Small-subunit ribosomal RNA from a metagenome, 1488 nucleotides, folded computationally. Its Rfam family is "Bacterial small subunit ribosomal RNA".
RNA sequence: AGAGUUUGAUCCUGGCUCAGGACGAACGCUGGCGGCGUGCUUAACACAUGCAAGUCUACUUGAAGGGGCAACUCUGAUGGUGGCGAACGGGUGAGUAACGCGUAGACAAUCUGCCCCUCAGUCUGGAAUAAUUCAUGGAAACGUGGACUAAUACCGGAUAAUAUCAUUUUAACGCAUGUUGAUUUGAUUAAAGACCUUGAGUUGCUGAGGGAUGAGUCUGCGUGGCAUUAGCUUGUUGGUGAGGUAACGGCUCACCAAGGCAACGAUGCCUAGCUGGUCUGAGAGGAUGAUCAGCCACACUGGGACUGAGAUACGGCCCAGACUCCUACGGGAGGCAGCAGUGAGGAAUAUUGCACAAUGGGGGCAACCCUGAUGCAGCAACGCCGCGUGUAUGAUGAAACUGCUCUGCAGCUAAAGUACUGUUAAUCGUGAAGAACUAUAGGGUCAGUCGCCUUAUUUGACUGUAGCGAUAGAGGAAGCUCCGGCUAACUCCGUGCCAGCAGCCGCGGUAAUACGGAGGGAGCGAGCGUUGUCCGGAUUUAUUGGGCGUAAAGGGCAUGUAGGUUGGAUGAUCAGUCAGUUGUAAAAUCUUAUGGCUUAACCAUAUUAAGCAAUUGAUACUGUCAUUCUUGAGUUUGUGAGGGGUCGAUGGAAUACCUAGUGUAGCGGUGGAAUGCGUAGAUAUUAGGUAGAACACCUGUGGAGAAGUCGGUCGACUGGCACAACACUGACACUGAUAUGCGAAAGCGUGGGUAGCAAACAGGAUUAGAUACCCUGGUAGUCCACGCCGUAAACGAUGGGCACUAGGUGUCUGGGGACUAGUCCCCCGGGUGCCGUAGCUAACGCGUUAAGUGCCCCGCCUGGGGAGUACGGCCGCAAGGCUGAAACUCAAAGGAAUUGACGGGGGCCCGCACAAGCGGUGGAGCAUGUGGUUUAAUUCGAUGCAACGCGAAGAACCUUACCUGGGCUUGAACAGCAAGUGGUCGUUACAGAGAUGUAAUUUUUCCGGCAACGGAACACUUGUAGAGGUGCUGCAUGGCUGUCGUCAGCUCGUGUCGUGAGAUGUUGGGUUAAGUCCCGCAACGAGCGCAACCCUUAUCAUUAGUUGCCAGCGAGUUAUGUCGGGGACUCUAAUGAGACUGCCUGCGUUAAGCAGGAGGAAGGUGGGGAUGACGUCAAGUCCUCAUGGCCUUUAUGUCCAGGGCUACACACGUGCUACAAUGGGCGGUACAGAGAGUCGCUAUACUGCGAAGUAAUGCUAAUCUCCAAAACCGUUCCCAGUUCGGAUUGAAGUCUGCAACUCGACUUCAUGAAGCCGGAAUCGCUAGUAAUCGCGGAUCAGCAUGCCGCGGUGAAUACGUUCCCGGGCCUUGUACACACCGCCCGUCACACCAUGGAAGUUGAUAGUGCCCGAAGCAACUGGUCUAACCGCAAGGGGGAAGGUUGCGAAGGCAAGAUUGAUAACUGGGGUGAAGUCGUAACAAGGUA
Repeated sequence: AGAGUUUGAUCCUGGCUCAGGACGAACGCUGGCGGCGUGCUUAACACAUGCAAGUCUACUUGAAGGGGCAACUCUGAUGGUGGCGAACGGGUGAGUAACGCGUAGACAAUCUGCCCCUCAGUCUGGAAUAAUUCAUGGAAACGUGGACUAAUACCGGAUAAUAUCAUUUUAACGCAUGUUGAUUUGAUUAAAGACCUUGAGUUGCUGAGGGAUGAGUCUGCGUGGCAUUAGCUUGUUGGUGAGGUAACGGCUCACCAAGGCAACGAUGCCUAGCUGGUCUGAGAGGAUGAUCAGCCACACUGGGACUGAGAUACGGCCCAGACUCCUACGGGAGGCAGCAGUGAGGAAUAUUGCACAAUGGGGGCAACCCUGAUGCAGCAACGCCGCGUGUAUGAUGAAACUGCUCUGCAGCUAAAGUACUGUUAAUCGUGAAGAACUAUAGGGUCAGUCGCCUUAUUUGACUGUAGCGAUAGAGGAAGCUCCGGCUAACUCCGUGCCAGCAGCCGCGGUAAUACGGAGGGAGCGAGCGUUGUCCGGAUUUAUUGGGCGUAAAGGGCAUGUAGGUUGGAUGAUCAGUCAGUUGUAAAAUCUUAUGGCUUAACCAUAUUAAGCAAUUGAUACUGUCAUUCUUGAGUUUGUGAGGGGUCGAUGGAAUACCUAGUGUAGCGGUGGAAUGCGUAGAUAUUAGGUAGAACACCUGUGGAGAAGUCGGUCGACUGGCACAACACUGACACUGAUAUGCGAAAGCGUGGGUAGCAAACAGGAUUAGAUACCCUGGUAGUCCACGCCGUAAACGAUGGGCACUAGGUGUCUGGGGACUAGUCCCCCGGGUGCCGUAGCUAACGCGUUAAGUGCCCCGCCUGGGGAGUACGGCCGCAAGGCUGAAACUCAAAGGAAUUGACGGGGGCCCGCACAAGCGGUGGAGCAUGUGGUUUAAUUCGAUGCAACGCGAAGAACCUUACCUGGGCUUGAACAGCAAGUGGUCGUUACAGAGAUGUAAUUUUUCCGGCAACGGAACACUUGUAGAGGUGCUGCAUGGCUGUCGUCAGCUCGUGUCGUGAGAUGUUGGGUUAAGUCCCGCAACGAGCGCAACCCUUAUCAUUAGUUGCCAGCGAGUUAUGUCGGGGACUCUAAUGAGACUGCCUGCGUUAAGCAGGAGGAAGGUGGGGAUGACGUCAAGUCCUCAUGGCCUUUAUGUCCAGGGCUACACACGUGCUACAAUGGGCGGUACAGAGAGUCGCUAUACUGCGAAGUAAUGCUAAUCUCCAAAACCGUUCCCAGUUCGGAUUGAAGUCUGCAACUCGACUUCAUGAAGCCGGAAUCGCUAGUAAUCGCGGAUCAGCAUGCCGCGGUGAAUACGUUCCCGGGCCUUGUACACACCGCCCGUCACACCAUGGAAGUUGAUAGUGCCCGAAGCAACUGGUCUAACCGCAAGGGGGAAGGUUGCGAAGGCAAGAUUGAUAACUGGGGUGAAGUCGUAACAAGGUA
């Protein structure tokens, strides 16, 4: 510090997610030790048991014990009176949004026990009471009555002031009320003793003053959310007086006034203890408030007071309530949010431990006692920190195992082995620090048995702990997660969209580095992962530090209130600001430095400060005050333009209607029609009249207005603006929340009006449908007046104001200059357009009319959907508007630009693409292939073009892969090893459908060696590795092929442009068959394609001359290159020539090139072929071959016989033959090319009607053979289902072949079907082509109408590119990119989810009114009771209970409010598998 994820790719916007840190954590797996910390976050739920607050010579009692003969005395438990403490310490966070907390101040408005200092005192009396005892009630708790007694308990009196109150005189000070002194007089108010050492004793007690500590109160500032909470308040705000309090105060009361708070957020609701700090962050911030520390609040819930220095009191009291327990049913008891512990809740949080040794607290003179505070221990990897689980060496790189490409490599120096060490754990021994006090005894000092100093002894829960030493021994001690990218780390097997994974993107549908296991690897390590939460990354709420033309976002427009901001100069002030000083900022924490535990964590010491307050200064800037200025703003005078607004009047054209005339059959409307109108006279036309609405031309990116908007002409009233002049005011300004006004169209209300147009509606068309588009009608409405509504893509999708920053060119309007006096020209303003520099922008684009550079103010945005919806509120007559969420759901949604693809977008061009022609197919019969059907099987593949006479260049058996049946199992073929046997091969017979089996017979390999024997080859048997498979996957593949398409395209290097994808080049102007060439150009070059090079054909030359040829010469024959010869010609086959727009004319840009011409055998790539760019179609082929993986192994292998691939209601493709006279039959006669041939082609002769047969010859081929037909000549037929046509069928044959039944071809005779030129539709072809005629070859025993070739005869037509199809280039739109066979919308149906409404039902909360009214407090109180004082007494004073009144908690009643849960039914929303109906949007999306 970033990364992943929207796209085919790009840039941007924008969300989601990840990597980091942290935690009082929990869960999973695992777990050796120690140190230091931490440990109910949930039910402030309920609690059994034990402990957590006592203590004391003030007093009393006096058990038990000791001493004593006894009297008595000593120690003194327990209980009580009394004193102090119990208000601390400890717990919890329910409540509280508050002076509660934090911070800084104030108290001239206060109190303060114990402690310290100072001053003064401590005199004299009295009456009770508990304990106890007696009696008695009660189950108990707890009482009741009588009697006795003490005090530092209680009470009276004395004394007393520097206390308090009143009073006289007076001083000083301050901060408003006031404060502090001095002074006169008067009044009021105290006390307690104890001890022994008997003293100048110790310790108490009382009054006064001061201090310290603690507490109380007040104030400034700060301290959550919601405005879908906007008004709240009656003791409320203030005053006077009184009461009350320690103290101010409506704190309380009486009276008076009517105030007080609030948009700078009152009131209400929800949430929450606050802080130091903690976590995170670069910081600013954000989140948080466990442990430790400060403050507050609470103690079962609510209320209340008492005591006291202090409480409205956790382990006190009273009352009410809920709950629990005891009970003899009458009544009582209780409060763990103290420490342990229990139950419950929960994902989850410990021992009913030890000790007061230390620190601290209470009481005490002290010893001492108490102390679940605290110190320690126990449990828990809960956290942080440290240590260990060994170290070194060790390659023959051991074995086993796993993976692999199987040689070998990796895990692996890892192990074993060898040599060491000894942390930790274990055992044994030794053994601290934490201890200082106090006390006792002694010494010193001292007047001193006070105090202080000192010596000895004494005191440890933890604990025989930490540490140290010894012994033995590598011995007891490693796991967890991950390995597709982010993110370090890869392979095998299993699984097969299953099981599963997943933080995001996403993996899994038979080769998964993503699931599960294994091996290997990576990371961390006594831990590792997961989950949850917070911060970070996130500049994703933006103060630092974002935006708003198109991504989310400028309010529809203005006026203007509060608020914010605000021109020049001078002076004053010092609030802000700046600087210094002081106080505070608790400690701990954090930072830095040093030190102590072996280190670290941990601990100690020192250091460091934003803020706030006070104070002293500075005065530039801001603020405030005062004076002044004119440039901002406004006023005045003059002039000007204008559809600015309101009201009234008026005009013509058009339209419709009415009347009349002329006139006759149609009009109207459409893509085409129909509905409609018209013979009752329309449309058309003429004349007259009526009505309403809108104002042609002018009219213009021209004008006006704030916007909405404003258009005939004239008048009245009226708003704003600009220019010129520069007289006046003197900052009067800008913006503008709330508010107010205006505000298109549609719509609403009332009343008018209604010509045209026209929602709804009706009819006619279109259509599968057509509730639409089109047509004919037509009502609201559109118009006017008045009143509502308040919204629009109310748009420049661009808020307003001011200033600054290059220009050029139009236009509207005002002014100045100049002049040739025509406004040609120049300049200054104000509007309104276009282009463009810098700059900005994601890009597009903006660009003095900014989207540039700055300032001021307002509005708005923060992922998509849900949703501008619900609820609430406000407005509205309604329609509806304004404000405006959440649950849930997705990982995107979006902007701009790029490349493609596509368009029922555009332009240009090409092609037998259309057109022009010729001939076909589709109809018939047959052949052949396919589909379908059938079958035991009808093997398999190919399926739009680009499958279908295709694989198959040839299924009777074989082929053959299929079916039925019969056999074989290391196999029919190939090949390795080991063991054994010795033959193998051949022939014959029998069984069998055959394969095969059985039997017989025959034979006995080669080398070495005398031999035994050994070796080699071969065959068989057995075993083992393994063969075999036309089984699956062409979507795992290679190779080969088809197709777009022989279309002209497809790319690269360097440069340049662009943030980038990309662009440029390759586009443009011409031209071409062509990205062919030329010109131009930020491009210059290059490659694969095109073309050419290759083959063939057309002409010629040269060379060569057999098997080919024969002109001339010779010979021969009935005849024939037959022979001698010849190379002239044809031909053969090798080498060359030739054609290049080369020449001429014209056109064209002086080009490329085009048109015409000449010459030429051939002319503009001469004809034909081979040749197929980058790529597309997961195109075809695993059945040619090869091959991964999977499957099979007495079978999916292999052998054999028979059958099938040849079936047949039917459908389609491709062909053949025809339908006839351009023909059929018969007869005669002529001319090819290219091929093939020895298991062959066959001459010739004979036989047969013929297919063919028999005999026989030539040829391994320019030598021999296969070998022509149409045409031509003659004749016949005479338009018919025929002398056309030949299917079908019968009979008889020929040939091939083991074999023609299923199932061959051919021949002869007989038979003689459909068919008379073919519907919609559709195919081929542009010249030696179509058409037509025959010939050959491959395959092949035989079988061609198919295929591949060959020659013969030999046409017609092309105006042209509007249209159909396909293609190329440019451009445009796009929501497509699996790319239009795309994308995508809504209803309906089904399932699930959350949510709104709802008759109601049921809770919670707070308030209001009324009723009742406990405890308590205050006031009053006739009667009753009553120790201290007064009084001889009576009685008085004082007090108590009781009563009354007031306040008052809980409770009850009533009507409402707010908020939750739930509900028949209902509304929409979201998500789901390949449902239904249509096709709304994206292209002109087919009606923009």